Predicted 3D model of a 71-nucleotide RNA (transfer RNA) from a Candidatus Portnoybacteria bacterium.
RNA sequence: GCGGGCGUGGUAUAACGGAAUUACGUUCGUCUCCAAAACGAACAACGGGGGUUCGACUCCCUCCGCCCGUG
Numbered sequence: 001g002c003g004g005g006c007g008u009g010g011u012a013u014a015a016c017g018g019a020a021u022u023a024c025g026u027u028c029g030u031c032u033c034c035a036a037a038a039c040g041a042a043c044a045a046c047g048g049g050g051g052u053u054c055g056a057c058u059c060c061c062u063c064c065g066c067c068c069g070u071g
Stems, first nucleotide, its partner, number of pairs: 001070007010024003018054001025043006047063005
């Protein structure tokens, strides 16, 4: 240089055109003499920009980052 794959809360993951999932985590509460555990509730994310569409995490273009293959 060329080809391919992947970027989603603090972490790990799902959703594949129609209100972004789950677990851990954090905070608050219940319980307890206190704490832990358990249970309940809340918080928190689509890598940046542009395009297509009534509607985009999803499709297209471009940039950035990571990984794999290859001259």
Annotation: The sequence was found in a public genome assembly. The organism belongs to Candidatus Portnoyibacteriota, within Bacteria. Its mean pLDDT, the model's own confidence on a scale to 100, is 83. Rfam family: tRNA.